[in-house]
RNA sequence: CAACUGAAGAUACCCGCUUCUUGUAUAAUCCUGGGAAUAUGGCUCAGGAGUUUCUACCAAACGGCCGUAAACCGUUUGACUACAAGAGGCUGGGUGGAAGAA
Numbered sequence: 001c002a003a004c005u006g007a008a009g010a011u012a013c014c015c016g017c018u019u020c021u022u023g024u025a026u027a028a029u030c031c032u033g034g035g036a037a038u039a040u041g042g043c044u045c046a047g048g049a050g051u052u053u054c055u056a057c058c059a060a061a062c063g064g065c066c067g068u069a070a071a072c073c074g075u076u077u078g079a080c081u082a083c084a085a086g087a088g089g090c091u092g093g094g095u096g097g098a099a100g101a102a
Stems, first nucleotide, its partner, number of pairs: 004100001012095004016090010026056001029049007041066002050057001058078007
């Protein structure tokens, strides 16, 4: 100087994927209508509002209330989704080339 080697080539950079945390939205909330049950019951279907917002708008437990009627009420705990920020993981891709052997 040229060439070579490796499932995973150090450090580093870019990209991608992925996990978690935090924040914002929304209170997992409210309104309306149809139907249903009746103290061994208190549910179901649809529509609407709410978010500079897509989606979702439920579950369980506990407590109350309604003396048989048509109406439910409260509390607690538990998510998803959208966006933003942050912290990790990757034997993902690329750049790069420390190093090694002959």
Purine riboswitch aptamer from a Thermotogaceae bacterium, 102 nucleotides, folded computationally.
Its Rfam family is "Purine riboswitch aptamer". Rfam links the family to the GO term purine nucleobase biosynthetic process. About the family: Riboswitches are metabolite binding domains within certain messenger RNAs that serve as precision sensors for their corresponding targets.
It was read from a public genome assembly, where an Rfam model found it.